Transfer RNA from a Nitrososphaeria archaeon, 74 nucleotides, folded computationally. The source organism's lineage runs through Archaea, Thermoproteati, Nitrososphaerota and Nitrososphaeria. Its Rfam family is "tRNA". For this family Rfam cites "tRNAscan-SE: a program for improved detection of transfer RNA genes in genomic sequence" (Lowe and Eddy, Nucleic Acids Res, 1997). The prediction has a mean pLDDT of 83.
RNA sequence: GCCGCGGUAGCUCAGCCUGGGAGAGCAAUCGGCUGAAGACCGAUGUGUCGCAGGUUCAAACCCUGCCCGCGGCA
Numbered sequence: 001g002c003c004g005c006g007g008u009a010g011c012u013c014a015g016c017c018u019g020g021g022a023g024a025g026c027a028a029u030c031g032g033c034u035g036a037a038g039a040c041c042g043a044u045g046u047g048u049c050g051c052a053g054g055u056u057c058a059a060a061c062c063c064u065g066c067c068c069g070c071g072g073c074a
Base pairs, nucleotide, nucleotide: 001073002072003071004070005069006068007067010026011025012024013023020057028044029043030042031041032040050066051065052064053063054062
């Protein structure tokens, strides 16, 4: 330098193919329970969907460039 995969909540990830409601589990916080704590039960999503631009009525999703990580080729 080229190719492939990945970047979404504090963490691990789904959603992208086929554009329209941003989500799951765990963690956390609050409440209940307990002498207290854990476990258990109930409630709560706090997010620049890596960055910028483009297409579109509408973009996490399509297109272009760039950044970062992993792997491969040279």

The RNAcentral record of the sequence draws on ENA.